[in-house]
RNA sequence: GCACGUGUAGCUCAGUUGGUCAGAGCGCUACCGUCACAUGGUAGAGGUCCUUGGUUCAAGUCCAAGCACGUGCA
Numbered sequence: 001g002c003a004c005g006u007g008u009a010g011c012u013c014a015g016u017u018g019g020u021c022a023g024a025g026c027g028c029u030a031c032c033g034u035c036a037c038a039u040g041g042u043a044g045a046g047g048u049c050c051u052u053g054g055u056u057c058a059a060g061u062c063c064a065a066g067c068a069c070g071u072g073c074a
Stems, first nucleotide, its partner, number of pairs: 001073007010026004019057001028044005050066005
């Protein structure tokens, strides 16, 4: 340099044919519980869905460019 893939919560990830979809597990906070922890239970907080632009009535999802990372080729 070329091709392909990935980018969603603090971490690991799901998200179907574009539509009432902002989700799971772990972690975190509070409470219950315990002499005190752990395990367990209940509730809660936490997101510009990498950035910019485009298509559309409607975009996490489609298109383009860019950025970061990874793989392969040279």
Overview: Predicted 3D model of a 74-nucleotide RNA (transfer RNA) from a Minisyncoccia bacterium. The coordinates come from a structure-prediction model, not an experiment, and the mean pLDDT is 80. Its Rfam family is "tRNA". It is annotated as a transfer RNA. The sequence is in RNAcentral, with records from ENA.